[in-house]
RNA sequence: AUUGUAGUCUAGUUGGUUAGGAUACUCGGCUCUCACCCGAGAGACCCGAGUUCAAGUUUCGGCAAU
Numbered sequence: 001a002u003u004g005u006a007g008u009c010u011a012g013u014u015g016g017u018u019a020g021g022a023u024a025c026u027c028g029g030c031u032c033u034c035a036c037c038c039g040a041g042a043g044a045c046c047c048g049a050g051u052u053c054a055a056g057u058u059u060c061g062g063c064a065a066u
Base pairs, nucleotide, nucleotide: 001066002065003064004063007023008022009021010020016053025041026040027039028038029037046062047061048060049059050058
C1' cells in the first nucleotide's frame, strides 16, 4: 500500500427493495447401482466502536493475509 462477503471462488455501481452467481454439500427424481442430468433445500458480509432514519458500502481502532 492492497485485500478481508457461505466449505471454496466471486459480484455487489451513488449508503435504501428478500446480499446474487459458480462450485461443493443435503434431500428427492432418473438409473440395476454409481456418475451425468432434472427439481428442491440449507449455508456468508473478519472483530469492536462512531456517523446516519438506514452501513457489505462511510470514518476510526484492532486482527489477519499478500
Annotation:
The RNA shown here (transfer RNA) has 66 nucleotides and comes from Gossypium raimondii. The RNAcentral record of the sequence draws on Rfam. The coordinates come from a structure-prediction model, not an experiment, and the mean pLDDT is 81. It matches the Rfam family "tRNA". Gene Ontology term of the family: triplet codon-amino acid adaptor activity. Lineage of the source: Eukaryota > Streptophyta > Spermatophyta > Pentapetalae > Gossypium.